[in-house]
Overview:
This is a predicted structure of a 72-nucleotide RNA (c-di-GMP-I riboswitch aptamer) from a marine sediment metagenome. RNAcentral holds the sequence, with entries from MGnify.

RNA sequence: GAUAAAGGCAAACUAUUCGAAAGGAUAGGGCGCAAAACCACAGACCUUUCAAAUGGUGGCUGGGUUGCCGAA
Numbered sequence: 001g002a003u004a005a006a007g008g009c010a011a012a013c014u015a016u017u018c019g020a021a022a023g024g025a026u027a028g029g030g031c032g033c034a035a036a037a038c039c040a041c042a043g044a045c046c047u048u049u050c051a052a053a054u055g056g057u058g059g060c061u062g063g064g065u066u067g068c069c070g071a072a
Base pairs, nucleotide, nucleotide: 001069008033009032013028014027015026016025017024018023031059037065038064039063041062042061043060044057045056046055
């Protein structure tokens, strides 16, 4: 970060499944994404069988590490 090239990921929804839930996994699907790759450290939000925990969201923001191409 481009009216480029090679590619990549995969929202909602559906089916199956795990979970108390939020939510996750697999397959289909494709809203979108220059890191929509990884990390839960800080903030924010969501859930909470608990009675104050446990957990989740990286496709919420910040931050850290790594990756393809090379026009301006």
Its Rfam family is "c-di-GMP-I riboswitch aptamer". Its family is annotated with cyclic-di-GMP binding in the Gene Ontology. About the family: GEMM was predicted in a large-scale screen for bacterial structured RNA regulatory elements.